[in-house]
RNA sequence: GAGAAAGGCAAAACCCCGGCGACGGGGCGACGCAAAGCUGCGGGUCUGGAGAAGCCUCCAGGCAGCCGGGCUGCCGAA
Numbered sequence: 001g002a003g004a005a006a007g008g009c010a011a012a013a014c015c016c017c018g019g020c021g022a023c024g025g026g027g028c029g030a031c032g033c034a035a036a037g038c039u040g041c042g043g044g045u046c047u048g049g050a051g052a053a054g055c056c057u058c059c060a061g062g063c064a065g066c067c068g069g070g071c072u073g074c075c076g077a078a
Base pairs, nucleotide, nucleotide: 001075008033009032014027015026016025017024018023031065037071038070039069041068042067043066044063045062046061047060048059049058050057051056
C1' cells in the first nucleotide's frame, strides 16, 4: 500500500461438541480483512462470584474481527 501478482484468513446464520456464562473447538458458509498471523502488556468491553448501597470496589474468567503496544510474515508501483 496500487486498477499488480501469487496466495491467505473467515463475520453473521445454521449443525455438532465443551462451558454456570461471556465464549471456545469442529463442519458448513462469506460479512469483510494488507497482518482479520501470534501475543491478555495497557485501555476498553462482556461473563461468573463477593462486598457495598445504589456510584462503585475486589476476585476469577472471556473478547486479538474494539483500540493501542510487542514479536513475526508475502509481494513491490507511487

Predicted 3D model of a 78-nucleotide RNA (c-di-GMP-I riboswitch aptamer) from a soil metagenome. The model forms 95% of the base pairs in the Rfam consensus. The sequence is in RNAcentral, with records from MGnify. Its Rfam family is "c-di-GMP-I riboswitch aptamer". Rfam's curators write: GEMM was predicted in a large-scale screen for bacterial structured RNA regulatory elements.